[in-house]
RNA sequence: GGAGUCGGCCAGACAGUCGCUCCGCGUCAGCGGGGAGGAAAGUCCGGGCUCCACAGGGCAAGGUGCCAGGUAACACCUGGAGGGCGCGAGUCCAUGGAAAGUGCCACAGAAAAUAUACCGCCGGCUGCGCCUGGAACGGGCGGCGCCGGUAAGGGUGAAAAGGUGCGGUAAGAGCGCACCGCGCGCCUGGCAACAGGCGUGGCAGGGUAAACCCCACCUGGAGCAAGACCAAAUAGGGGAGCGAGCGUGCGGCCCGUACGGCUCCCGGGUAGGUUGCUCGAGACCUGCGGUGACGCAGUGUCCAGAUGAAUGGCUGUCCGCGACAGAACCCGGCUUAUCGGCCGACUCCACUC
Numbered sequence: 001g002g003a004g005u006c007g008g009c010c011a012g013a014c015a016g017u018c019g020c021u022c023c024g025c026g027u028c029a030g031c032g033g034g035g036a037g038g039a040a041a042g043u044c045c046g047g048g049c050u051c052c053a054c055a056g057g058g059c060a061a062g063g064u065g066c067c068a069g070g071u072a073a074c075a076c077c078u079g080g081a082g083g084g085c086g087c088g089a090g091u092c093c094a095u096g097g098a099a100a101g102u103g104c105c106a107c108a109g110a111a112a113a114u115a116u117a118c119c120g121c122c123g124g125c126u127g128c129g130c131c132u133g134g135a136a137c138g139g140g141c142g143g144c145g146c147c148g149g150u151a152a153g154g155g156u157g158a159a160a161a162g163g164u165g166c167g168g169u170a171a172g173a174g175c176g177c178a179c180c181g182c183g184c185g186c187c188u189g190g191c192a193a194c195a196g197g198c199g200u201g202g203c204a205g206g207g208u209a210a211a212c213c214c215c216a217c218c219u220g221g222a223g224c225a226a227g228a229c230c231a232a233a234u235a236g237g238g239g240a241g242c243g244a245g246c247g248u249g250c251g252g253c254c255c256g257u258a259c260g261g262c263u264c265c266c267g268g269g270u271a272g273g274u275u276g277c278u279c280g281a282g283a284c285c286u287g288c289g290g291u292g293a294c295g296c297a298g299u300g301u302c303c304a305g306a307u308g309a310a311u312g313g314c315u316g317u318c319c320g321c322g323a324c325a326g327a328a329c330c331c332g333g334c335u336u337a338u339c340g341g342c343c344g345a346c347u348c349c350a351c352u353c
């Protein structure tokens, strides 16, 4: 100098002026202070909070799935293991179980799983054909046939019953051997996942579990329009009291009883209002512990809270002319969108001293 990997940060700046919203102080003129984001988004996970339900156990349904740790919790994060990719810094992985059971595996192919045999290779034949030959039951050939051996080689496929080599054989084959792989046992290291070593078995037997399933663990439902409080008008409900009276019903009448009246009280509840509402698993800085996620301690600090719903308009100066995007109960994550730029750590290549 070039090419890259990972992590973090900014999100036009400053000033003036006029507004909007919340809080505090007010002598009601006003003054002071706060006022969107890294994703406020998607609402995909996990919690707090609220109401409802709930003895315990089981089933069902759903979710998660290498190990250890972090956390309020998680499907998140950190560290590690194994595997894939990359020269590397790094990065990606639903990564328990297929020697419990069931299912599926298109096309091609002999065969997709109780193994099998299309071409081929090899052996046999008293078969057939041809050649040779004077002739023979001799010799030879066959891309003829039949019987058998084989799975080396070819071919199909995403995938074919371990791989490479040597021996062996008629040709072959874990048939034998060495190494690699695999299973089992033991030892060593590690909390563990796992790794390494030694011995042993010629070797179980394809793939698929984001197919059913098995195993382990987790999970009650609904959500701030949750929930709580205050409470008009109109209508309706309950209770008490007043009224020697009246009307109507209980088909004659009386008594009785029910309803209708007035006054007072009570509760539910609509409109509306208040609350929940933002001081919190807070954030910043410093120190300590830890590889790290994170935890602990300390100083100072308060940082939107609206409810038709504020966070804006104008002017000036400057630059590299400014992306995605707007809180609505709160918090931790994930994912997605995003003009341009800055910082740090590291890797590879080339060159110079």
Base pairs, nucleotide, nucleotide: 001349002348003347004346005345006344007343008342009341010340012318013317014316015315016314017313018312020035021034022033023032024031025030037324041335042334044333045332046331047330048329049223050222051221052220061219062218063217064216065215066080067079068078069077070076081095082093083092084091085090096214097213101212102211103208104207105206118154119153120150121149122148123147124146125145127144128142129141130140131139132138162180163179164178165177166176167175181203182201183200184199185198186197187196188195189194227275228274229273230272237266238265239264240263241262242261246260247259248258249257250256282301285298286297287296288295289294319322
Molecule: Bacterial RNase P class A
Organism: Pseudomonadota bacterium